[in-house]
RNA sequence: GAUGAUCGGCAGACUGUCGCUUCCUGAAAGGGAGGAGGAAAGUCCGGACAGCAUAGAGCAACGCACCCUGUGACAAGCGGGGGAUUGAUUCUUUCUUGGAAUCAAUACAGAAAGUGCCACAGAAAAUUACCGCCCGCCCCAUCGGGGCGGGCAAGGGUGAAAACGUGAGGUAAGGGCUCACGGUCGCAAUGGUAACAUUGUUGACGGGUAAACCUUGUGUGCUGAAAUGCCAUGUAAACUGUCGCUUGAGAACUGCUCGUUCAAUGACAGAGGGUAGGCAGAUUGAUCCCGGCGUGCAAAUGACGGGACAGAUAAAUGACGGUCGGCAGAUUUUGAAAAAGAUUUGUCAACAGAAUCCGGCUUAUUGUAGAUCAUUCAUA
RNA sequence: CGGGACGUGGCGCAGCCCGGUAGCGCACUUGUAUGGGGUGCAAGGGGUCGCUAGUUCGAAUCUAGUCGUCCCGA
Numbered sequence: 001g002a003u004g005a006u007c008g009g010c011a012g013a014c015u016g017u018c019g020c021u022u023c024c025u026g027a028a029a030g031g032g033a034g035g036a037g038g039a040a041a042g043u044c045c046g047g048a049c050a051g052c053a054u055a056g057a058g059c060a061a062c063g064c065a066c067c068c069u070g071u072g073a074c075a076a077g078c079g080g081g082g083g084a085u086u087g088a089u090u091c092u093u094u095c096u097u098g099g100a101a102u103c104a105a106u107a108c109a110g111a112a113a114g115u116g117c118c119a120c121a122g123a124a125a126a127u128u129a130c131c132g133c134c135c136g137c138c139c140c141a142u143c144g145g146g147g148c149g150g151g152c153a154a155g156g157g158u159g160a161a162a163a164c165g166u167g168a169g170g171u172a173a174g175g176g177c178u179c180a181c182g183g184u185c186g187c188a189a190u191g192g193u194a195a196c197a198u199u200g201u202u203g204a205c206g207g208g209u210a211a212a213c214c215u216u217g218u219g220u221g222c223u224g225a226a227a228u229g230c231c232a233u234g235u236a237a238a239c240u241g242u243c244g245c246u247u248g249a250g251a252a253c254u255g256c257u258c259g260u261u262c263a264a265u266g267a268c269a270g271a272g273g274g275u276a277g278g279c280a281g282a283u284u285g286a287u288c289c290c291g292g293c294g295u296g297c298a299a300a301u302g303a304c305g306g307g308a309c310a311g312a313u314a315a316a317u318g319a320c321g322g323u324c325g326g327c328a329g330a331u332u333u334u335g336a337a338a339a340a341g342a343u344u345u346g347u348c349a350a351c352a353g354a355a356u357c358c359g360g361c362u363u364a365u366u367g368u369a370g371a372u373c374a375u376u377c378a379u380a
Numbered sequence: 381c382g383g384g385a386c387g388u389g390g391c392g393c394a395g396c397c398c399g400g401u402a403g404c405g406c407a408c409u410u411g412u413a414u415g416g417g418g419u420g421c422a423a424g425g426g427g428u429c430g431c432u433a434g435u436u437c438g439a440a441u442c443u444a445g446u447c448g449u450c451c452c453g454a
Base pairs, nucleotide, nucleotide: 001376002375003374004373005372006371007370009368010367011366012324013323014322015321016320017319018318020035021034022033023032024031025030037351041362042361044360045359046358047357048356049224050223051222052221056258057257058256059255061220062219063218064217065216066082067081068080069079070078071077083108084106085105086104087103088102089101090100091099092098109215110214114213115212116209117208118207130156131155132152133151134150135149136148137147138146139145140144164182165181166180167179168178169177183205184204185203186201187200188199189198190197191196228280229279230278231277239270240269241268242267243266250262251261252260287308288307289306290305291304293302294301295300325348326347327346328345329344330343331342332341333340334339381453382452383451384450385449386448387447390406391405392404393403400437408424409423410422411421412420413419430446431445432444433443434442
């Protein structure tokens, strides 16, 4: 330098003419101000907000899972700092083990509470015994074979996985049976806010699976902008069925039980009649950006100063130009080259498009500049 | 705006809950019975289980994400 992967950033600026839309101003004509995104998307999580007891109890159901901390956010999400595990690279003179540093990843509670499952193969998949090793007795019979009873789990073989691992001692043969080193769990001490680490231990050795049931801890009341409050218009306070009229039908938007409140101009269901317009909610809010100051290791946060922010309801945000800027190409001038200047052409692409609002996640995507890593080429 | 279900040979569906061999009907191919067809009988072929990751020894099945189709709610 080229190619690829990952990551975060930007999404041209100003302006003219004609349109669209919201608001302001005006008697009107007109004038003025504002007008899509990083994902506005999927609707996967969480909240604000609203209604129902200013949301109560228990069960069920559903979610989450290393620790501390920040955020509107106890839980989840995201951010900061740390721990553990795994992997890669480098160092420790070499190989293995071990240790250290750097980087990356992690759906990181419990399998030693219980239940289930572990195909095929294999003796056995967790109360093991096929080949085998050993002891005793008997038979055939001769240095071997068979039967019965018992001991063993080292070796072979199977498997994804084999009953703590390696070595030594011991033993009839073997075995944590004993010892040394190592591993896991429990307990204790010390350090640390904690996760955890280190050390000790007359303690134990119990395979895997919880993205199987489950257990532990913890969180969630339900509904959802078609929430909700109000105005206007219209109709059938009628009809049918069931239940009830305070010893109470039923309702209060919860799967069940309880509790609380309301309840007689009654409640529920059916069929039918009518309306289907408007206002608020609704766009200035836990908002975002910039500046210095304070607190904090940091993420972040406090007060101060300055600036910015669409709002439709079948739904606006568009078209054509100009100047500058970015990128790519061509021509030409200077120059040994590198490079610099001038002129000119093309392009600013893709994915997409607000609908109550906000945070996170996921997905789609072009160009450009940057960072890290990998491969490769050239030069030193 | 809110909610639910489904995706497995060409077509329609099982299997998924509780992981281990992918199966049924129609269709297709070949043979046979018939003079020929229909039809019957026998045999056979054909499946990335929508896609991408993960958990597990092992995934159509479990988990996460994603794509598509259909349905419901005044």